[in-house]
Molecule: Glycine riboswitch aptamer
Organism: soil metagenome
């Protein structure tokens, strides 16, 4: 580093458009109701532990480079599964 196993935290299950399914006196269409933990898009709120970026110590001292569990929120997240730094046990 790379396999396998167990562990593994934060923060809206947010709000609004469409599309979707069901029901109804007839219910394709219109219309009114309901549903969904879905898809796309668009909006505020918020989170830091994938990655990225930035640097405190620090590696005598400049630079340069490296670099935290820190800051920053670009990606990413924000019920659950899933991901998941990072930490245990085994194998290569």
């Nucleotide at each position: 580093c790379c396999c396998g196993c167990g562990g593994g935290a934060g923060a809206g299950a947010c709000c609004g458009g469409c599309c979707g399914a069901g029901c109804g006196u007839c219910g394709u269409c219109c219309c009114g109701c309901u549903c969904u933990a879905g898809g796309c898009c668009g909006g505020c709120g918020c989170c830091g532990a994938a990655g990225g970026c930035g640097a405190a110590a620090c590696c005598g001292c400049c630079c340069c480079g490296g670099a935290a569990a820190c800051g920053c929120u670009c990606a990413g997240g924000c019920a659950a599964a899933a991901g998941g730094a990072c930490c245990g046990c085994g194998g290569g």